[in-house]
RNA sequence: GCGGAUGUGGUGUAACGGUAACAUUAAAGGUUUCCAACCUUUCGUUGCGAGUUCGAAUCUCGUCAUCCGCU
Repeated sequence: GCGGAUGUGGUGUAACGGUAACAUUAAAGGUUUCCAACCUUUCGUUGCGAGUUCGAAUCUCGUCAUCCGCU
C1' cells in the first nucleotide's frame, strides 16, 4: 500500500426495513436477628458523518478503531 471481517447499556449476546430485547452488573424496596440466596421495581445502549426510504441497528457511501490475510 491492497483486500476481508467485526463494531449494539458497565459486561456478554439478540433483533424480517416497522415501539431496540434478554441475561448479568448497579440503585431502591421486600423477605431475613444479620449476611448470602430469592422476589419486585428502576436506571443505563446501535463507533462517527452523510445518503436512500413514509420509516434504517439493518440497505448504500465515506471515515475511525480492532483483528486477519497478501505484498